[in-house]
Context: one part of a larger RNA
RNA sequence: GGAUGAACGCUGGCGACGUGUUUUAGGCAUGCAAGUCGAACGCGUGUAGCAAUACACGAGUGGCAAACGGGUGCGUAACACAUUGGUAACCUACCUCGGUCACAGGGACAACUCGCCGAAAGGCGAGCUAAUACCUGAUGGUCUUUCCCGUCGCAGGAUGGGAACGUAAAGGCGCAAGCCGGACCGAGAGGGGCCUAUGGUCUAUCAGCUAGUUGGUGAGGUAAUGGCUCACCAAGGCAAUGACAGAUAGCGGGCGUGAGAGCGCGACCCGCCUCAGUGGAACUGAGACACUGUCCACACUCCUACGGGAGGCUGCAGUCAAGAAUAUUCCCCAAUGGGCGAAAGCCUGAGGGAGCGACGUCGCGUGCAGGAAGAAACCCCUCGGGGCGUAAACUGCUUUUCUCUGGGAAUAACCCUGAAGGUACCAGAGGAAUAAGAGGCUGCUAACUUCGUGCCAGCAGCAGCGGUAAUACGAAGGCCUCAAGCGUUAUCC
Repeated sequence: GGAUGAACGCUGGCGACGUGUUUUAGGCAUGCAAGUCGAACGCGUGUAGCAAUACACGAGUGGCAAACGGGUGCGUAACACAUUGGUAACCUACCUCGGUCACAGGGACAACUCGCCGAAAGGCGAGCUAAUACCUGAUGGUCUUUCCCGUCGCAGGAUGGGAACGUAAAGGCGCAAGCCGGACCGAGAGGGGCCUAUGGUCUAUCAGCUAGUUGGUGAGGUAAUGGCUCACCAAGGCAAUGACAGAUAGCGGGCGUGAGAGCGCGACCCGCCUCAGUGGAACUGAGACACUGUCCACACUCCUACGGGAGGCUGCAGUCAAGAAUAUUCCCCAAUGGGCGAAAGCCUGAGGGAGCGACGUCGCGUGCAGGAAGAAACCCCUCGGGGCGUAAACUGCUUUUCUCUGGGAAUAACCCUGAAGGUACCAGAGGAAUAAGAGGCUGCUAACUUCGUGCCAGCAGCAGCGGUAAUACGAAGGCCUCAAGCGUUAUCC
């Protein structure tokens, strides 16, 4: 000198764009943050109707979603991440393309009704019922398993043909046409699992470590390879090219600095990983070992009729605590995107906006011109004068900004639809009006005098100033540098 998610002191006019618990992964009141579908299904309530029925709402069965999106950095020195390959060892709901199929039956369970238990949370028994819920049978190929034959391949594989066993489905809407769905197979796209090599911290005052340990055979398990797990067998495996142990730490794209090499960092944004009070476990599912699902244990908080129950903000706001320190319990789904739905639409604290903080960057303003050899005050003085100083007053002008009045968007692509917002912006009116400070002035280092003080009070980044003329302390005047900021502190280069 540059830099910062900064803080502190003094000061503070406006706007745009960013950014804002770096500490206690401490505890949390309250509200909201994941639902949706009546064109899968029965029922209840209400309205209209004589009724069939229609519409609306409700809980329930069923489907899809809830594994995304949002937060965090505790843990992790590891295939966690980055790069590079591999998978002849794999999976993939929704979407796209191609092919084939959808035949015949059955029994339940919620809701509901009745009875009962409980303070509650909730539960038990009996009875009725629908379905794209569940089950059985049929059919079935290029599906699965086993076997045979051919071709290809380094390979446990790929591919073609044959035989046997097994294995599928669901309907809804519509007058109809048709549309939306269902089952199986193949392909694609996107997504994921696993494996390989290489790379990136410190300590040797950590030198030896290891029994599922290293390998094999067989089995189990998985979508899949594998000591992943198990039985048996062998005795291996790693290590000064640093094993093992300890400390620290999410990793990368990147960010800061620097001419570069390098050094430091990993906030915001993007990708990956990780966690969801702590620890453990599985269930459902295409996908989880699942933040606002389930079960168990523990700690904590709350309710209780003392028998028993309820909860999990490292989502958005907000609160207490901690701290030098970090914001609103705001508006909207109009846009972008996501979930569900045939659609209308519903949901969306993702997201879009507004609010607060000079926290940062950038931009603008606090007026412009004229105006005396030069008012006053103040300061210095050799008492002659000098400085502040064209500065002010005064005259003329302008109106960015400000105030008031009127008009008033784009963002909507696609008929409708705008939270932001009566905002931005435009026009008119008014009036220099509403707007300057901070640090410094011995040298480094731009800027000097007077008074006060007298090794006192104090200053200070270093050298050093102060003991009676202090340009170094305090004040005043003057000056210098930056400027809505200026200084200080901390940290990095």
Small-subunit ribosomal RNA, 5' domain from an uncultured Gammaproteobacteria bacterium, 493 nucleotides, folded computationally. The prediction has a mean pLDDT of 87. Its Rfam family is "Bacterial small subunit ribosomal RNA". Its family is annotated with ribosome and structural constituent of ribosome in the Gene Ontology.